[in-house]
The RNA shown here (c-di-GMP-I riboswitch aptamer) has 86 nucleotides and comes from Oceanobacillus piezotolerans.
Model confidence (mean pLDDT): 82 of 100.
Its Rfam family is "c-di-GMP-I riboswitch aptamer". From the family's description: GEMM was predicted in a large-scale screen for bacterial structured RNA regulatory elements.
The sequence was found by an Rfam model in a public genome assembly.

RNA sequence: CUAAGAAAAAAGGAUAAUACCUGAAAUGGCGGGAAACAAAGCUAUAGGGUCUAAGUUUUAUAAACUACGAUAGCCUGGUUGCCAAG
Numbered sequence: 001c002u003a004a005g006a007a008a009a010a011a012g013g014a015u016a017a018u019a020c021c022u023g024a025a026a027u028g029g030c031g032g033g034a035a036a037c038a039a040a041g042c043u044a045u046a047g048g049g050u051c052u053a054a055g056u057u058u059u060a061u062a063a064a065c066u067a068c069g070a071u072a073g074c075c076u077g078g079u080u081g082c083c084a085a086g
Stems, first nucleotide, its partner, number of pairs: 001086002005083001012037001018031001020029002041079003046076003049071003055065004
């Protein structure tokens, strides 16, 4: 530098469910936990999808609509990087 992971070795974080905390909620944080992951690192002001609905409106114990809230472990893109291979 290329390519994209067969085998080996080193290293890494962590899904479900669950206790506590945060938040309107979805989420998120932390403890323990381990299904899976070669980017399951970062990026939500790159695009699409999905979740929630504080709020607004109305025919108001309810219904409808809405992201400026989330999700990078939903996908594509961007960006950085370990080991091995050529």